[in-house]
RNA sequence: GAGUUUGAUCCUGGCUCAGAUUGAACGCUGGCGGCAUGCUUUACACAUGCAAGUCGAACGGGGUGCGGGGGCAACUUCGCAUUCAGUGGCGAACGGGUGAGUAAUGCAUCGGAACGUGUCCCGUAGUGGGGGAUAACGCCGCGAAAGCGGCGCUAAUACCGCAUACGCUCUACGGAGGAAAGCAGGGGAUCGCAAGACCUUGUGCUAAGGGAGCGGCCGAUGUCCGAUUAGCUAGUUGGUGGGGUAAUGGCUUACCAAGGCGACGAUCGGUAGCUGGUCUGAGAGGAUGAUCAGCCACACUGGGACUGAGAUACGGCCCAGACUCCUACGGGAGGCAGCAGUGGGGAAUUUUGGACAAUGGGGGCAACCCUGAUCCAGCCAUGCCGCGUGCGGGAAGAAGGCCUUCGGGUUGUAAACCGCUUUUAGCCGGGACGAAAGCUCUACGGAUAACACCCGUAGGGGUUGACGGUACCGGCGGAAUAAGCACCGGCUAACUACGUGCCAGCAGCCGCGGUAAUACGUAGGGUGCGAGCGUUAAUCGGAAUUACUGGGCGUAAAGCGUGCGCAGGCGGUUCGUUGUGUCGGCGGUGAAAGCCCCGGGCUCAACCUGGGAAUGGCCGUUGAAACUGGCGAACUGGAGUGUGGCAGAGGGGGGUGGAAUUCCGCGUGUAGCAGUGAAAUGCGUAGAGAUGCGGAGGAACACCGAUGGCGAAGGCAGCCCCCUGGGCUGACACUGACGCUCAGGCACGAAAGCGUGGGGAGCAAACAGGAUUAGAUACCCUGGUAGUCCACGCCCUAAACGAUGUCGACUAGGUGUUGGGGAAGCGAUUCCCCAGUACCGUAGCUAACGCGUGAAGUCGACCGCCUGGGGAGUACGGCCGCAAGGUUAAAACUCAAAGGAAUUGACGGGGACCCGCACAAGCGGUGGAUGAUGUGGAUUAAUUCGAUGCAACGCGAACAACCUUACCUACCCUUGACAUGUGCCGAAGCCCGGUGAGAGCCGGGGGUGCCCGAAAGGGAACGGCAACACAGGUGCUGCAUGGCUGUCGUCAGCUCGUGUCGUGAGAUGUUGGGUUAAGUCCCGCAACGAGCGCAACCCUUGUCCCUAGUUGCUACGCAAGGGCACUCUAAGGAGACCGCCGGUGACAAACCGGAGGAAGGUGGGGAUGACGUCAAGUCAUCAUGGCCUUUAUGACCAGGGCUACACACGUGCUACAAUGGUAGAUACAGAGGGAAGCCAACGCGCGAGCGGGAGCUAAUCCCAGAAAAUCUAUCGUAGUCCGGAUUGGAGUCUGCAACUCGACUCCAUGAAGUCGGAAUCGCUAGUAAUCGCAGAUCAGCAUUGCUGCGGUGAAUACGUUCCCGGGUCUUGUACACACCGCCCGUC
Repeated sequence: GAGUUUGAUCCUGGCUCAGAUUGAACGCUGGCGGCAUGCUUUACACAUGCAAGUCGAACGGGGUGCGGGGGCAACUUCGCAUUCAGUGGCGAACGGGUGAGUAAUGCAUCGGAACGUGUCCCGUAGUGGGGGAUAACGCCGCGAAAGCGGCGCUAAUACCGCAUACGCUCUACGGAGGAAAGCAGGGGAUCGCAAGACCUUGUGCUAAGGGAGCGGCCGAUGUCCGAUUAGCUAGUUGGUGGGGUAAUGGCUUACCAAGGCGACGAUCGGUAGCUGGUCUGAGAGGAUGAUCAGCCACACUGGGACUGAGAUACGGCCCAGACUCCUACGGGAGGCAGCAGUGGGGAAUUUUGGACAAUGGGGGCAACCCUGAUCCAGCCAUGCCGCGUGCGGGAAGAAGGCCUUCGGGUUGUAAACCGCUUUUAGCCGGGACGAAAGCUCUACGGAUAACACCCGUAGGGGUUGACGGUACCGGCGGAAUAAGCACCGGCUAACUACGUGCCAGCAGCCGCGGUAAUACGUAGGGUGCGAGCGUUAAUCGGAAUUACUGGGCGUAAAGCGUGCGCAGGCGGUUCGUUGUGUCGGCGGUGAAAGCCCCGGGCUCAACCUGGGAAUGGCCGUUGAAACUGGCGAACUGGAGUGUGGCAGAGGGGGGUGGAAUUCCGCGUGUAGCAGUGAAAUGCGUAGAGAUGCGGAGGAACACCGAUGGCGAAGGCAGCCCCCUGGGCUGACACUGACGCUCAGGCACGAAAGCGUGGGGAGCAAACAGGAUUAGAUACCCUGGUAGUCCACGCCCUAAACGAUGUCGACUAGGUGUUGGGGAAGCGAUUCCCCAGUACCGUAGCUAACGCGUGAAGUCGACCGCCUGGGGAGUACGGCCGCAAGGUUAAAACUCAAAGGAAUUGACGGGGACCCGCACAAGCGGUGGAUGAUGUGGAUUAAUUCGAUGCAACGCGAACAACCUUACCUACCCUUGACAUGUGCCGAAGCCCGGUGAGAGCCGGGGGUGCCCGAAAGGGAACGGCAACACAGGUGCUGCAUGGCUGUCGUCAGCUCGUGUCGUGAGAUGUUGGGUUAAGUCCCGCAACGAGCGCAACCCUUGUCCCUAGUUGCUACGCAAGGGCACUCUAAGGAGACCGCCGGUGACAAACCGGAGGAAGGUGGGGAUGACGUCAAGUCAUCAUGGCCUUUAUGACCAGGGCUACACACGUGCUACAAUGGUAGAUACAGAGGGAAGCCAACGCGCGAGCGGGAGCUAAUCCCAGAAAAUCUAUCGUAGUCCGGAUUGGAGUCUGCAACUCGACUCCAUGAAGUCGGAAUCGCUAGUAAUCGCAGAUCAGCAUUGCUGCGGUGAAUACGUUCCCGGGUCUUGUACACACCGCCCGUC
């Protein structure tokens, strides 16, 4: 920096990611080289080999070899060389490993004094003379072995005395004590038989001193977590004496004293080797302590000492223990945390390699020996660094792959192909540096008697390489030998196809997957890195998410309930002094390596190497004196004291008062009282309640009373008295910093609760009863015990809240109020000051809300507290408590959030306002009956499919007998019933026969046309055959879609631009006051405008005018003819706009009334449906992506089904009758339709209808009789002269065909039904109700559906409380899939 809480926003806050790193491991992959690293786990157990020896110039001896002497030989002796064990010396305490232990006997840094020191260096002194043993060895013996014993011989630089003693030690100051070792080389003189003596050189030895280096000890500072570890300590702390040590010291011991440590964290528990450094980080920090270096500790576990200069000893000893091995069972042996290696553990870590060539170490005079230290090699991509896997050209943009809108795109200059190069690898050849020495020779110098020896310098010579025939160099051939891994939804660079279908799987977080997955798997393509790439683990970072740098606490987590107060922290003014802190100079130290800078060496780099810088720190020294601290002196402003005055429910105790409740007694009095939403339990005729009088007792104090006062908080209220704390105010005097805060501590601390004893009127947990309820362990009612009250003692918690710690300083104002004071005024009153209290508000602050001199502003001092949610203020432990419980206070596990404030919506059995046949007021229905129709259900071979609350259900369907038809059964076809393309044949078409249920199958007959062309032939249309591309699908997905539609809703809303406000989501505008059917209009206003909606424009209807009149009309008697006034037709126009008048209103918009008018306030009706909602409906109207099917899910055909039926629901018809039925008579429409049609007159039939044929392409003819109404008659309240279902019979019509399954007619039959439970629907005027007519579909089939048309023609609306739906404003919200939400508990 990003992702993630939300519909969106800001904030808080956690989780997660991108970076760097690693002794890593795992997965896939793997060409080369250089440098480095490599058991982090079982300090688990270890086979085998090696890792510490060396010295013959300390010593004696054994073996072997060579040589000499003696001897016949055996053998013996001597010399040289070599070797073995032993005595002796030095080393083995280094080097190498590991990190178990250790929180300080450690480490780091800086100091200190009371010490030791082999070898080394410097200088001093000495090195004389004796002695006795003992390994080895020999003999004997024991034992399985390891090993041991006895006797005997022997040497020394082994051991012991003697002598000597400057310095050394002790001392009583007289003195006393204490050493030593030789060996080697050389040699002139002298001596000796010889050995040799002797001399000399070198080396060794002894004593004491100094030094260097090393080591031991002490101090200061620093060094992890836990207080749910708070007290620890008896050699403990100190002293004295003794002892002990190399040395100080309780190190040890005796005695004496009673100390010592600890909140600045003792003691205890857990964890851990420490450091230089390493990783990370801007830094401060955090994490870490592999490799390299310093220190420490350890060496199977525990303990112990010995030797030694040095150990309490990794490859030494002793004891104990565990384990392993050997054993003859009696006993023995061992210690890889050395190098390799083995087993085991583990995710995991190498060869039982080479060499001492170099560097270093031990021994030695040296040569040299030893050295798993070391140097090399081997293994491993474990890390870092370098190189390569080719380079240039090459478009027909090849083939193949993938995608595709089928055009193409992409892989991709990539490949092929052409040219070039040869690093690396391979082969061949050459071939290092690392090596200087030691050694030897020569010369010179030193030493010496010396030309030996020895030492030094210079020069010459030869020798020494594990790595290694390696690095490096040259040659040869040939692109030849060499690329993978992860990722591609966002964060995060990179996208498509297929498969899969909440499956398989992915996932770091958010999250993907339920049939179109850029998120799973595969492929193509792409991105990133590259001999590696990913994953996992781990650390730091990001994380200002423990905040020193650098955070917070009103509401997000967070102010202790309140005060007092020790320690601690902080502290007013002036002067002096000091020099603690502070600041400056200088010096010491801060190992090396590492980091950084500048150079150098490997071809570069990594790596190595030289120099520098740095090393924040500590110590010493020397200055400064402002500030801080200490000390001293002073001051008055902070603080306090005295004094005058004032207010107050401040506290404690005692007394006292009235009202009221209850109870008791008596009186009056009678039937109820009480209680509730309504009741009941309860009380009352044994006299309640009511009322009068009297009495008892307890508790609380109306009015005043407040937005008031007091108190630290909790809290405090009748009145009076006593005791007592604090505050405010005025003026003066005094003290002289006496102050602020406060961990631990102490005190107070509402209510409830506990203990003991009182008290008990009212109220009232528990409890009982009555109600409510599905239940009601509640809410309501009647009772009622603890308790509430008092005294004493506990408890110690609260939303103990201003959710705001205390103290101080500073920073605009205004309004009110309480207490006190001052000034002015005669006064009412006004102004000012201090202290409190409430509201508004500036700057500022805040995430916002808000705070705002009483701060949440600006600062200072001190304390407390917070660090994601849940688990949990819980468990365990401690402390407190009589108990209840309080306080302190976790973890496992789990989630990706949990939260705060504000915004827009939605919702509310929240509020305000308004509207709608929403209710109400009315009229008529549905729900009951029959039948019709649709649906569900059940049924079926199939009963095709869809529609499902309103907004599916007389819906798609404006017509299912076949067809339709999509369904079922049976038969049958496969380029197909339908489209395009190719080839061949034939025109097509027509007629006939057989078979079959048909589709179809099998045959026969006859027969040619059109266009071009002279002909041959070709072409168009059509038919047949063949093969393929393909057709076809009412198969799936309406949750992939277009289009269309429903609904909220013809509701009045929905938005935008600019501006303004807000961190922002957003707000404003659109809110407010009026008004309207309306976001309609007016006014106001940080808004000003605009758009989609509203309205209007359109159609129709109502009035009039003009024009035009045929088929219309007609005053002309009829016809013809005329006419166009009227009706009407159809084209244009007028008319209505709150325009006029009055009133109301704000001088507005508008509303009310009136006039005129055919019509009046939108005149009536229609069309017209904003942004959007319902993943609403439709893949079966159509179109269409994807999927599925292809001798079938396609096509044809016959029959059946969609019409079935115990039921249930919806919608409509007809009725139940007299406002009616029936019969007769008799009026008046509108709008439509008609050529495969409507069909007149006339005739026949009871009728459906039939015959008939006129007219009509239709203002002409026909359908076509309108019906209700009206008049007359009858019926007389009945299952009827109501009602018409059902059934029987007979018919008509359509049609290929009325069986399943059409409509109609006539005769007969005459069912249910007497107005319909709960519930529910429509309608506000030409409306409801009622009456008929027409049309579409259609062969036929609707007097019950649908769409239209006209006739007759009402009732009612007080009103908006309620139900339903909607609109605006406001409020609450833990809802946003939005209350059909969210969410808690039980099972």
A computed fold for a 1387-nucleotide RNA from an uncultured beta proteobacterium, annotated as small-subunit ribosomal RNA.
Its mean pLDDT, the model's own confidence on a scale to 100, is 85.